[in-house]
């Protein structure tokens, strides 16, 4: 660093996930030591018990024990600690409630204090008063508590002294202090610790300032002590602190007020930085101490282990009362996913007090518990292949786990016994040494991808897994086990949160045509930004330099624990703020000047720009008239409507509202919306062109104002045609629609209001650069021509003609300048499209807007609005995607070209009857199974009475009816064959008996065989969605693809498209392609012509004929045409010749590929399931059943025919020895008997029949039709009853040409006729062949199926049998609203008010006022919680209504608005093209 997921595939957007790191952590499994850290994140919830602030006898009295001296008083001494008095107790320790603040942070300031400490230089002198302790006596249950009485002091007070300091005073001048005590000395006196006043310092701690410091505008206007002065007051100290009076100020979009969250920092964790998130441990600040309020004490408090006094809580209680505050440590208790011991010491550091000596410290120092984190070691090292046994896998050969075990030699870290000094002032700990022994020690994820690692078993959309995509429906590397592999290791995993990937808020570092995303449109405030030139400051900017930025941390180099984490020390960093000195290019201020940006002022020219009044013609419609009849209108088709009361149709004449043809156009004006007859008055902007002024006046512009199609609303008018709503008619399953006939509002004008569009160029505005071509307006200059007038001037008939000159208007052309556009091109850009001087190029300035889809432009809150609504605008929840633009396919009730018996023409037929076969269903023991749109249904089956046979009942057999192998037994009585007994339906069980061994070897034995038993046979049982093979089908359709090249970022494209042609991706020409493969065609076979050769079964001969070889056709040849920009070339029509003329007919042969197409029951083959049965045998049944239904057939309905009879005719492919079988002979016949020939161009089968000649029927259910039954037979074959086929006599049934549908043929073809074969014992209406007879039609491609190539659209890719809307209906799930109810906050206003402060009376005690925590009462206000019910919304394999969208989606969508309706939705104006 990145990777995964949107699609059939591609590129880009966007979003969600995932790989790193961390943590005061939790949870699952698992757990050797050891060091260094660390440990209530919840209820600032409540708390038993012990401890956490005392200390000083060298202030002070006095007491009580002891001890020494003493008889004893007593004096000394030690201990103890109550009282008074001093100092601490405001530190340390603890929490993180509240606090957006001068709370912390930084840098500063100026009106202040500071016990204890340090330094200077002084002082310390003399007197008085109370009290506790302590003694009496009391009251109380206890806590406490009251009255006398004496007492001390480093308590208290009063005097001197001081004139320093302070305080009053203008100044003179006046007032303020003290304490001792211990030791030592004979004593002065010292010394030491104190005391007081005054300086100074250093620490601390008050106060003030400037700047920083979260979210939220769905909080926009906040404030009355509130901003300032003045007096007082207060305070250690400035001040509205406070307060009387006065003045109206102050604050606010650079975001006050307000609501919600929150201790701040040093840092921490991230990250490449820039950030983002965080504020445990250590440090510094603040706040707090059960919640509220207050003050006393003191240097310092409004004070955690002090008072007082109000709430709430607990505890004691004699019920009178009184007591309490762990957010010090440790514990308990609640909570909670969760955080430890009622340990040990003051030895170290540190603090309190003391003169010390000490005392006191849950500060700290240690220990314990906890893998909570971090760092370090172990758990053995080396050797050691029969590569052991065992697991796992296996293709069974083997492979792995594996040098891994075993075993062999050595090693003691950890641990364990035992020592020994040594360190330690003591708590805990540490050092060293010696003994034995591999001993005491390994797990936990995870192996589909991202992601390092894979196989075998179980499961069967179950059960489970998942961070995402997903995985599981019977061969799961995704679940679950085993094996084995990867990863980390005393720790793995998981889950939670944070930072990173995430350039997904983008300052560094993104975007708005169409993806999300430019306000509709202009004016313009504030704010941003700003030509050229020169001085000036010096604010940004820069440079130096000082101060500060605690200390830890983090970096770098060192050092100390063995190492490392950890700890010291040193550097350097702290990116930041001040302040002080300089530079001035550029930016800003400020003076002074420019004209190029900007604006003015002249002339004259052009425009459907606006605003009033005036006005015209055509159209249409109404009325009144005339003429005139039977219809009109209107549609796909039709009604409904209008009309004999006289319409349409036609004339006049009037009356009324809209709208402005032709000009007219890529065309013009407008800021946008938007502007359209003509004529006039007012009016605003724009170009152009002349010359002049002014002198940066300028560009964008939140907010704001203003203008804003249609529709819509409100008040007055108007109302001709249109026409939402409504009504009627049609379509329709249904039609609230689309089509038709009415028709109201509305469209129209006036005044008002709304403020919205797909207001679009889905492109903000303004400014500068960067190649063209072109079109059209308007002005301007310059030429020509034309006309008009002026002047000269020549001519003439003196009206008029010529020419020149000047000037007016028009045209045309040329140039300029501006303004509208077009086409696309270079460079460039973009994701592609596509932009391209009109930029989506490069560049600047300002503004708006966007941050995954749904929920939602929606709730709720506000502002507007007469409503309608509009503007602002969320969140729960839910999904892994939505999307954009281009790709290849498929489709399309899209376009285009093209071909098929694909329609059309013509023939036959099929669906109607009967029969036959099949399939469905019903039915049964069992009616086996298998095919199911074309592609299943006379298919599998070229042939079911047994067999077949898989099904059904029964009966039976188990190494098996068939294969292989091992082991054991037999072998002269077993195999085998025969014959027999009994049972039986058989298979099989049984019993007697006879024959009878083969072959190798001397023999043993052994092969075959047989019994026994073991492995195994065996299944037509499952799975065609686990296969092979082979078939079907698009389809004999004309297509499918390859290398290279070349185009695209890619998918892909090109080639293979385009013109012309074929039957054809056939040929050709032409092109950034050039070439080749599968496929087409050719070659192969059969038929047609023709040579040759050779020929048996025929004796010859010729011709057929039968085999085999060869030739023939090749657009060769003539004409004529088609292509379009020509030629070649390749086709197209004719014609000659030829036995065949444009593939000469037919066949075999089926590209890349669809259909998970058909088939495990044809074989085969993976797995799975049965194994005295799902295997094997047998007997009988079934597979043949029947209300019905469909499919293929056959037979007919008859006269183109049916019978009889007559011989008269003519084939051809084939078959034949378990067989064809002449021919005699019986028999009416099927067929029997005898039997010749022929292993077949020799014999048979084998008569072909339709024809054809003759005769009878004569239009009937018939002399058509044959079904059924009835009886007699015949043949096969064990066997014909379920169930054969065929004779014969008798029967004599539907049916008379077939609804709607629908098949098949384009020529030797359909139609018709009959033969032959396979299967077979036997059975053919079926299959496969074969030949006779032999037709009719194709204007043509509109339309129907199906193809085929090119194009277009597409919201499909399982690909239209395709996506996919919205109501109902049903279940989950969050939100919204909502009568009401519960609860929190901030206040206001009334009453009541404790401690306390201030005050007024009093001597005092007390009493009263004012202010106050807090309580009660009242209205409103906010924010929160539940919530019947309503409305809506997401969601959830197979509910219900339609089909609204995507293709012209079958009425193009679509925005905006109104109105209508079950629903999607439809109608209407007005806009977009997406």
């Nucleotide at each position: 660093a990145g990777a995964g997921u949107u699609u059939g595939a591609u590129c880009c957007u966007a979003g969600c996930u995932c790989a790193g790191g961390a943590u005061g952590a939790a949870u699952g499994c698992u757990g050797g030591c050891g060091g260094c850290g660390u440990g209530c994140c919840u209820u600032a919830g409540g708390c038993a018990u012990g401890c956490a602030a005392g200390u000083c006898a060298a202030g002070g009295g006095g007491g009580u024990u002891c001890g020494u001296a003493g008889c004893a008083a007593u004096a000394c001494g030690a201990a103890c600690a109550a009282c008074c008095g001093g100092c601490a107790g405001a530190c340390g320790g603890g929490u993180g409630a509240g606090u957006a603040a001068c709370g912390c942070g930084u840098a500063g300031g100026a009106a202040u204090c500071u016990a204890c400490c340090u330094c200077u230089a002084g002082g310390u002198g003399g007197a008085a008063c109370a009290u506790a302790g302590c003694c009496c006596u009391c009251c109380g249950a206890a806590a406490g508590g009251a009255g006398g009485g004496g007492u001390a002091a480093u308590u208290u007070u009063c005097c001197a002294u001081a004139g320093u300091u302070c305080u009053c005073g203008u100044a003179a001048g006046a007032g303020u202090a003290a304490a001792g005590g211990u030791c030592u000395u004979a004593a002065c006196g010292g010394a030491c610790c104190g005391c007081c006043a005054a300086g100074a310092g250093a620490u601390g701690a008050g106060c003030c300032u400037g700047c920083g410091u979260c979210c939220u505008a769905u909080c926009a206007g906040c404030u009355u002590g509130u901003u300032g002065g003045u007096g007082g007051g207060g305070u250690a100290a400035a001040u509205g602190c406070c307060u009387a009076c006065c003045a109206a100020g102050g604050c606010g979009a650079u975001g006050a007020c307000g609501g919600g969250u929150a201790g701040c920092u040093g840092g921490a964790c991230u990250g490449a930085g820039a950030g983002g998130u965080c504020g445990a441990u250590c440090a510094g600040c603040c706040a707090c101490a059960a919640c509220u309020g207050c003050a006393c004490u003191g240097a310092a408090a409004c004070a955690c282990g002090g008072g007082c006094a109000g709430u709430a809580c607990a505890u004691c209680u004699a019920c009178g009362g009184a007591u309490g505050g762990c957010a010090g440590c440790a514990a308990c208790u609640a909570g909670g996913a969760a955080u430890a011991g009622u340990u040990c010491g003051c030895a170290a550091u540190g603090g309190a007090c003391g003169a010390a000596a000490g005392u006191c410290u849950g500060a700290c120092g240690a220990c314990g518990c906890g893998a909570c984190g971090c760092c370090g070691c172990g758990u053995g090292a080396a050797g050691g292949a029969u590569g052991a046994a065992g697991g796992c896998c296996u293709a069974u050969g083997g492979g792995u786990c594996g040098u891994a075990a075993a075993c062999u030699u050595c090693u003691u870290u950890u641990g364990a016994u035992g020592a020994u000094u040594c360190u330690u002032u003591c708590a805990c700990a540490g050092a060293u040494c010696a003994u034995a022994g591999a001993a005491u020690a390994a797990g936990c994820c995870u192996c589909u991808a991202c992601u390092a690692a894979c196989u075998a078993c179980g499961u069967g959309c179950c059960a489970g897994a998942a961070g995402u995509c997903u995985c599981g429906g019977u061969a799961a590397u995704a679940c679950g086990u085993a094996g084995g592999a990867g990863g980390c290791a005393a720790g793995c995993a998981u889950u939670a949160u944070c930072c990173g990937g995430a350039u997904u808020u983008a300052u560094u570092g993104g975007g708005c045509g169409u993806a999300a995303a430019g306000u509709g449109u202009g004016c313009g405030u504030a704010g941003g930004c700003g030509g050229u030139u020169u001085g000036a400051u010096a604010a940004g900017u820069c440079u130096a330099u000082u101060c500060u930025u605690a200390a830890a941390u983090a970096c770098c180099g060192a050092a100390g624990c063995u190492u490392a984490a950890c700890u010291u020390c040193g550097g350097g960093c702290c990116u930041g703020g001040a302040a002080u000195a300089g530079a001035u290019a550029c930016u800003a201020c400020c003076a002074a000047a420019c004209u190029u940006g900007a604006g003015g002022a002249u002339u004259g020219u052009u425009a459907g720009g606006g605003a009033u009044g005036c006005u015209a013609g055509a159209a249409c419609a109404g009325u009144u008239a005339g003429u005139g009849u039977a219809g009109c209108a209107g549609u796909g088709a039709a009604a409904u409507g209008c009309g004999u009361u006289g319409a349409u149709a036609u004339u006049a004449a009037c009356u009324g509202g809209a709208a402005u043809a032709c000009c007219a156009a890529a065309g013009g004006c407008g800021a946008a919306g938007g502007c359209a007859g003509g004529c006039a008055u007012c009016u605003g902007g724009g170009a152009u062109u002349u010359u002049c002024c002014u002198g940066a006046c300028g560009c964008u512009g939140a907010g704001g104002c203003a203008c804003g199609a249609a529709a819509g609303c409100c008040g007055g008018g108007g109302g001709a045609g249109c026409g939402a709503a409504a009504c009627a008619g049609a379509u329709u399953a249904g039609a609230g629609a689309c089509c038709u006939g009415u028709g109201u509002a509305g469209u129209c004008c006036u005044g008002g209001c709304u403020g919205u569009a797909a207001a679009c160029g889905a492109u903000g505005u303004c400014c500068g650069c960067u190649a063209g071509c072109u079109g059209u307006c308007a002005c301007u200059u310059a030429a020509u021509c034309a006309a008009g007038u002026a002047c000269a001037u020549a001519a003439a008939u003196a009206u008029u003609u010529g020419u020149g000159u000047g000037u007016u208007u028009g045209a045309u052309u040329a140039a300029g300048u501006g303004g509208c556009g077009g086409u696309g091109u270079a460079a460039g850009c973009u994701a592609a499209c596509g932009c391209g001087u009109u930029a989506a190029g490069c560049g600047g300035a300002c503004c708006g807007c966007c941050u995954g889809g749904g929920g939602a432009g929606u709730a709720c809150g506000g502002u507007c609005g007469c409503a309608a609504g509009a503007c602002u605008a969320a969140a729960a929840c839910u999904c892994a995607a939505a999307g954009g633009a281009a790709u290849u396919g498929a489709c399309g009730g899209g376009g285009a070209c093209c071909c098929g018996c694909a329609c059309a023409a013509c023939c036959u037929g099929u669906g109607g009857a009967g029969c036959g076969u099949g399939u469905g269903g019903u039915u049964c023991a069992a009616u086996u199974c298998g095919a199911g749109a074309c592609a299943a249904a006379a298919c599998g089956a070229a042939g079911a009475a047994c067999c077949u046979c898989a099904c059904c009942a029964g009966g039976g057999u188990u190494u098996g009816a068939c294969a292989u192998a091992g082991u054991a037994c037999c072998g002269u009585u077993u195999a085998u064959g025969c014959u027999u007994u009994u049972g039986g339906a058989a298979a099989c069980a049984u019993u007697a008996g006879c024959a009878a061994a083969u072959c190798c070897g001397u023999a043993a034995g052994g092969a075959u065989g047989g019994u026994a038993u073991u492995a195994c046979a065996g299944g037509u049982g499952c799975u065609g969605c686990a296969u092979g093979g082979c078939u079907g089908u698009c389809g004999u359709c004309a297509g499918c693809u390859c290398g290279u090249g070349c185009c695209g970022u890619g998918a892909g494209g090109u080639g293979u498209u385009c013109c012309c042609u074929u039957a054809a991706g056939u040929g050709g020409g032409g092109a950034a392609a050039c070439g080749a493969g599968c496929g087409c065609a050719a070659c192969c076979c059969c038929c047609g012509c023709c040579a040759a050769a050779u020929g048996u079964u025929a004796a010859a001969u010729a011709u057929u004929c039968a085999u085999u070889u060869g030739g023939g056709a090749c657009u060769a040849u003539c004409c004529u045409g088609u292509a379009u920009u020509u030629u070649u070339u390749a086709c197209a029509g004719g014609g000659g010749g030829g036995a065949a003329g444009g593939a000469g007919g037919g066949g075999a042969a089926g590209a890349c590929g669809u259909c998970a197409a058909g088939u495990c029951a044809g074989c085969a083959c993976g797995g799975c399931c049965c194994u005295u049965a799902u295997a094997c045998c047998c007997u009988g049944g079934g597979c043949c059943a029947c209300a019905c239904a469909c499919a293929c057939a056959c037979u007919a309905c008859a006269a183109u025919g049916g019978c009889g009879a007559a011989u008269a005719a003519c084939a051809a492919c084939g078959u034949g020895u378990u067989g064809c079988a002449a021919g005699c002979c019986a028999g009416c016949g099927a067929u029997g008997g005898c039997a010749a020939g022929c292993u077949a161009a020799u014999c048979a089968c084998u008569a072909a029949a339709a024809u054809u000649u003759c005769g009878c029927c004569u239009c009937a259910g018939u002399u058509c039709a044959g079904a059924u039954u009835g009886g007699a037979g015949u043949c096969u074959g064990a066997a014909a009853u379920u169930c054969g086929a065929c004779u014969c006599c008798a029967u004599g049934a539907a049916g008379c040409c077939g609804g709607a549908a629908u098949a098949g043929g384009u020529a030797g073809u359909a139609a018709u006729c009959g033969c032959g074969g396979a299967u077979c014992a036997g059975c053919a209406a079926g299959c496969c062949g074969c030949g006779g007879u032999g037709a009719a039609u194709a204007c043509g491609u509109u339309c129907u199926c199906g193809g085929g190539u090119c194009u277009u659209g597409u919201a499909c890719a399982c690909a239209c049998c395709g996506c996919c809307c919205g109501u109902c209906a049903a279940g989950g799930c969050a939100g919204c609203a909502a009568a009401g109810u519960c609860g929190g906050g901030a206040g206001u206003g009334g009453c009541c008010g404790a401690a306390c402060a201030c005050u007024u009376c009093g001597c005092a005690a007390g009493a009263g006022g004012u202010g106050g925590a807090g309580g009660c009462c009242a209205a409103a206000u906010u924010c929160g919680g539940c919530g019947a019910u309503g409305a809506a919304g997401c969601u959830u394999a197979a509910g219900u209504c339609g089909u609204a969208a995507c293709a012209a989606g079958g009425u193009a969508u679509c925005c905006c608005u109104a109105c209508c309706c079950g629903a999607a939705g439809g109608u209407g104006g007005g806009g977009a093209u997406g």

This is a predicted structure of a 1474-nucleotide RNA (small-subunit ribosomal RNA) from a wastewater metagenome. The sequence is in RNAcentral, with records from SILVA. The prediction has a mean pLDDT of 81. Rfam family: Bacterial small subunit ribosomal RNA. Gene Ontology terms of the family: ribosome and structural constituent of ribosome.